[in-house]
The part of an RNA shown here (small-subunit ribosomal RNA, central domain) has 349 nucleotides and comes from Marinobacterium rhizophilum. Model confidence (mean pLDDT): 88 of 100. The source organism's lineage runs through Bacteria, Pseudomonadota, Gammaproteobacteria, Oceanospirillaceae and Marinobacterium. RNAcentral holds the full RNA, with entries from ENA and SILVA.
Context: one part of a larger RNA
RNA sequence: CUGGGCGUAAAGCGCGCGUAGGUGGUUGAGUCAGUCAGAUGUGAAAGCCCCGGGCUUAACCUGGGAACUGCACGUGAUACUGCUUAACUAGAGUACGGUAGAGGGCAGUGGAAUUUCCUGUGUAGCGGUGAAAUGCGUAGAUAUAGGAAGGAACACCAGUGGCGAAGGCGACUGCCUGGACUGAUACUGACACUGAGGUGCGAAAGCGUGGGUAGCAAACAGGAUUAGAUACCCUGGUAGUCCACGCCGUAAACGAUGUCGACUAGCCGUUGGGAGACUUGUUCUCUUAGUGGCGCAGCUAACGCACUAAGUCGACCGCCUGGGGAGUACGGCCGCAAGGUUAAAACUC
Repeated sequence: CUGGGCGUAAAGCGCGCGUAGGUGGUUGAGUCAGUCAGAUGUGAAAGCCCCGGGCUUAACCUGGGAACUGCACGUGAUACUGCUUAACUAGAGUACGGUAGAGGGCAGUGGAAUUUCCUGUGUAGCGGUGAAAUGCGUAGAUAUAGGAAGGAACACCAGUGGCGAAGGCGACUGCCUGGACUGAUACUGACACUGAGGUGCGAAAGCGUGGGUAGCAAACAGGAUUAGAUACCCUGGUAGUCCACGCCGUAAACGAUGUCGACUAGCCGUUGGGAGACUUGUUCUCUUAGUGGCGCAGCUAACGCACUAAGUCGACCGCCUGGGGAGUACGGCCGCAAGGUUAAAACUC
């Protein structure tokens, strides 16, 4: 390389959009490029293979044949693929009417709680732990009542509930805005799928500039514990956590399961639509798009998966190829930096 693979053994890019490329629905007609048939020419000799011959045999030498799976040219076939053309509506999309939703952005508003401050009541403790101590408190704390300020997060509702491509999204109201589902018609007429490069989004932490800072809390300080304790526990506490703008581009970014399409027993729940039935109900049935639990065939090394497949197939992309060295070095690219990305070898088992 071929092959075989990628839920857990090595292996699905974190997720979209999309360029080239690859692949592509139904029915005609044309063409004959691919494809197929037989013909011609060529495919040196030697070698390989087959049948013979010569050295006592073999190696070796030698005659004939086959083969040389290829290329060129002309003739023919036309199912399939391609190309051209005409059409179609089952894929895809548009218009119209509805529906659900923590989908996104901006602005405003609200209550509970923590903390601080002010005032009142009140007096000796509070706090904390396994037990303590550091700490706070007679300059009046803790507790309790009223008031004020400020920041952050939104109890109940809440649900293997919903939405989003993923990351993720949860108080309320308004404005702007993306997508999905559904119904019945009309329209476009393959406009599709995937997607190397590319490009955008991308938790937390971290970085830059400027704000903000209630609580929490790396670092740090103190108190304990301990043989020690650079920890676990306690008292404090700064970055940070929050906002705006700009970077970073990584995660067990997980369903450890790429995207799209088709097909393949059933049963039970649940969310959003639609339809029907009667006995009009807190009813039942059907259907569709999600989301869960079981389970057959089949698959799997087993575990398990099982119409939301890891089953049976097709299209395209990504990735794997013994462990360590190593996701490292060097170089390139990116970054303010931290670092990211691409990515070896010696050596060793």